Predicted 3D model of a 568-nucleotide part of an RNA (large-subunit ribosomal RNA, domain V) from a Patescibacteria group bacterium.
Its Rfam family is "Bacterial large subunit ribosomal RNA". Rfam links the family to the GO terms ribosome and structural constituent of ribosome.
Model confidence (mean pLDDT): 80 of 100.
Context: one part of a larger RNA
């Protein structure tokens, strides 16, 4: 020096399990509900099994009686026909003629209003009959032998055309079942937010994010506009004057110039006015459209110029809404007007087609469906350090300490000892920003157990100053050699608090150390309180239980003690 033993465990972000947390995923499953759809199962009525009487109601029906009042007219004229006679007890009566009125009557016929009684047959109710149709209880006997069941056959009793069953149909319906349950987002989750208009960001073309800054919109206005057109006017302010009359009403006069005013938000614009006021109106038209902006499509804008027909003006000409820039919703899909293009053999046209408009806060606003909310800690899968919890990094606001400036305090005296209002640093322990290394794992607080560093010094040494008389102090300066206590509580770190001491230091080492220990705290899974929640569950609210294995390798470092036994 090598290799071996034994032993200890600091690293090899040791093994070990595609992290169980967290986030993702138009993944699952399981549970919940006043999520959404459907089924099951209850439940309503109808129909069929399913018969018969009896009464009361209802509308048809037959059949026979009755029923009808303006005035006028003999008088209670329903209505049309056909009608000159009909009836008779032989006296005669009624009608016709006249007449009255819109209609004229006897007699024969149909019919209409209303209504009364009868006839069927049906339908509501109510009640009832039953070898009877179906259900039920039982008893013997038979399959059938141990056997109660179940079927047959004969009895009895009881229920009854109901119930059961079957179909169709309203309801009820987490009992079950399939689903849903947004994104964005300095991790998600609360909470904001999503379309579109206008400004700043926006870097003088145009466009240009952010959970950057500010505001708006989901409309109005029509015949006494707020649109068109022809004509005319100029507003706000300020001064000065004038009755009621003032800061303002309305008149006169000057100066000023867009500050007024254009429905409405904000930026362009606007005096030839797009601003204000009067007159005639309907161009808030049909057909289309050459050429552009804008843009991934889809969409969006602007538009001369032709053709009808039309308003206004004397005419040139203006006019296809509105001072411009918001006021918005593809596609399906059904309804709705126009057309008359297609019609399944012909007529006809259901239905389709074209051309308008109209039905979504489809606002998560390029809109998954006509139709949808939750819990998982009983959880699972695929993924991710593309993204959080612990450490570490970078940063140093916030936190420690320090300087600077001196306002003051300090009887006097700014600086013994403090120091307001500002300033400038250093440090990497505090909360916290950042989300760089790890999610095919870096084990989390505290205690023990071993420590080992920094100095910004708790003691103990040296020193300056002092509002140091001595003693005890206060403050700055050097210094890190060595110490820096026991005990109550609490899981605590910390803190209080009890008794001591020369003093009971403050930090850093992955809030030093779990391959060293432990396991109280915290953070599975069982049970509970208490708030919350319909629930399913949830809670940096509470409480008491809750698994820290084993083995082998290298290597450091330690010891030559054990090892019947090393080698060079």
């Nucleotide at each position: 020096c090598g290799c071996g033993u034994a032993g200890u465990c600091a690293g090899a972000c040791g093994a070990a399990a595609a992290g169980a947390c967290c986030c993702c995923g138009u993944g699952a499953a399981g549970c919940u509900u006043u999520a959404c759809u459907a089924c099951a199962a209850c439940u309503u009525g109808a129909u069929a099994u399913u018969g018969g009487g009896u009464c009361g109601c209802g509308g048809c029906u037959u059949u026979u009686c009755a029923u009808g009042u303006u005035c006028a007219g003999a008088a209670u004229a329903g209505g049309u026909g056909g009608g000159a006679g009909c009836c008779u007890u032989c006296g005669g009566g009624c009608a016709a003629c006249a007449g009255u009125g819109a209609g004229a009557u006897a007699c024969c016929a149909c019919c209409c209003u209303u209504g009364a009684a009868c006839u069927g047959a049906c339908g509501c109710g109510a009640u009832u009959c039953u070898c009877g149709a179906u259900c039920c209880c039982u008893a013997u006997c038979c399959g059938u032998g141990a056997a109660u069941c179940c079927g047959g056959a004969u009895g009895g009793g009881g229920a009854g055309a109901c119930a059961g069953u079957a179909u169709c149909u309203g309801g009820u319906g987490g009992g079950u079942a399939g689903u849903u349950u947004a994104a964005c987002u300095g991790g998600g989750g609360c909470g904001g937010u999503u379309g579109c208009c206008u400004c700043c960001u926006a870097a003088a073309a145009a466009g240009u994010a952010a959970c950057g800054g500010a505001g708006g919109c989901g409309u109005u206005c029509a015949c006494a506009a707020a649109g068109g057109u022809c004509a005319g006017c100029u507003a706000g302010g300020c001064g000065c004057g004038g009755a009621u009359g003032g800061a303002a009403a309305u008149c006169g006069c000057g100066c000023u110039g867009a500050u007024u005013c254009c429905g409405c938000a904000a930026u362009g614009g606007g005096a030839u006015a797009a601003g204000c006021u009067g007159g005639c109106u309907u161009a808030a038209c049909u057909g289309c459209a050459a050429g552009a902006c804008c843009a991934a499509c889809a969409a969006g804008u602007c538009g001369a110029g032709c053709a009808g027909a039309u308003g206004c003006g004397a005419a040139a000409g203006c006019a296809g809404g509105a001072c411009a820039u918001a006021g918005u919703g593809a596609u399906c899909c059904g309804a709705c007007c126009g057309u008359a293009c297609g019609a399944u053999a012909u007529c006809g046209g259901a239905c389709g087609g074209c051309g308008g408009a109209a039905g979504c806060u489809c606002a998560a606003c390029g809109g998954a469906u006509a139709a949808a909310a939750g819990c998982u800690a009983c959880u699972c899968c695929g993924g991710g350090g593309a993204u959080a919890a612990c450490a570490g990094g970078c940063u140093g606001a916030u936190c420690g300490c320090g300087c600077c400036c001196a306002a003051g305090c300090g009887u006097c005296c700014a600086c013994a000892g403090c120091g307001a209002c500002g300033g400038c640093g250093c440090g990497g322990u505090u909360u916290g920003g950042c989300a760089c290394c790890u999610c095919g794992a870096u084990g989390u607080c505290g205690g023990c157990u071993c420590a080992u560093c920094g100095c910004a010094u708790c003691c103990u040494g040296g020193g300056g100053g002092u509002g140091u008389a001595g003693a005890a102090g206060c403050u700055c300066c050097c210094a890190a050699g060595g110490g820096u206590u026991u005990g109550g509580c609490u899981g605590u770190u910390c803190g209080c608090c009890a008794a001591u001491u020369a003093a009971a230091g403050c930090g850093g080492u992955a809030c030093g150390c779990g391959a060293g220990c432990u396991g109280g705290g915290u953070u599975c899974a069982g049970a509970a309180c208490g708030u919350c929640g319909u629930g399913a569950g949830a809670c940096a609210g509470u409480a008491a239980a809750g698994a820290u294995c084993g083995u082998g390798c290298u290597g450091u470092c330690u010891a030559u003690a054990a090892a019947u036994u090393c080698g060079a």